[in-house]
The RNA shown here (FMN riboswitch aptamer (RFN element)) has 159 nucleotides and comes from Bradyrhizobium centrolobii. Of the family's consensus pairs, 97% are formed in the model. Its Rfam family is "FMN riboswitch aptamer (RFN element)". Rfam's curators write: The RFN element is a highly conserved domain that is found frequently in the 5'-untranslated regions of prokaryotic mRNAs that encode for flavin mononucleotide (FMN) biosynthesis and transport proteins. The organism belongs to Bradyrhizobium, within Bacteria. The coordinates come from a structure-prediction model, not an experiment, and the mean pLDDT is 77.
Parts: sequence; C1' cells; structure tokens
RNA sequence: CGAUGUUCUCAGGGCGGGGUGAAAGUCCCCACCGGCGGUAAGGGCCGAAAGGCCUAAGCCCGCGAGCGCCUUCCCCAAGGAUUUUUCUGAAGGGAAGGGUCAGCAGAUUCGGUGCAACUCCGAAGCCGACGGUCAAAGUCCGGAUGAAAGAGAACGGUC
Repeated sequence: CGAUGUUCUCAGGGCGGGGUGAAAGUCCCCACCGGCGGUAAGGGCCGAAAGGCCUAAGCCCGCGAGCGCCUUCCCCAAGGAUUUUUCUGAAGGGAAGGGUCAGCAGAUUCGGUGCAACUCCGAAGCCGACGGUCAAAGUCCGGAUGAAAGAGAACGGUC
C1' cells in the first nucleotide's frame, strides 16, 4: 500500500405566475429539480518536467429505494375428502425474508473543436416507482423518525 473483519456516523432536489373549471401545487401554457459508483480531452491546485491530487454525465456503463416476482409463516375459507369431526385447501388479506431470472423501466440527438467526446462548447429535445386526492402528480400528502446504492471514521488481527 492492497484485501478482509467489527462498530458507529452520514447518505434527495423541485409548482413561482397565468388559463379552464364547482373542484387542479394533478389538466393546459410558461417555470422548477436531478441519488450513488465508474468512465473523462473541461475546471482548480501542486510540480522545472514527467506526472500527481481534487472536482466534473438525470438521458454512456452499472447500482439503489418502490411496485411486481420468489420463499416461508399467519388470517380468512369457495370447494374437495371423511368413519360428522377432522383433514385438505383455490381466490383474497397481512407479516417477514430474498435481491437475481428478469419485468414495470426510464430518457439524446444535431452542429462545432479535435488523433480521440453520446462526457467539452453551442443548440434543440427527452425521462422520472407505488398508494392517496372534489380532477389525471418527477415537484402536494403517505408508507418514511423507514430502507438503501454508497461515502466517511474508529478499532482489531490475519493474508
């Protein structure tokens, strides 16, 4: 220095204005927002240089929460079996666990520079779980004082 163990801490932003309407932060027009790791020609710092360190992508490669899925258990009980009082048990509801097979499930092009860019510069686009709601939600409320990609710290030995 690298790998590994235990514990702790941290770990998401955004509806402002107008229109319609009985009703919209949900529709329409104009706005606003962008988790984590990787990559990197931008930027910053150090260095004489070679180079090093920090930082830099919503839509490039992956990951995460949610839904769904799978497993186990519980509740309920249509039906079936039966020696009539037991066994079994579809659909439905709930809890815990799993975290990949994969599904919901994502979204970018054009021009410029250049040896090299889906990352730089310019322009125009596009995307955003589930449940709730006087009306359809990335922005409101809720699960969530949750979970978590991961980031950091402390301690300990081993390789």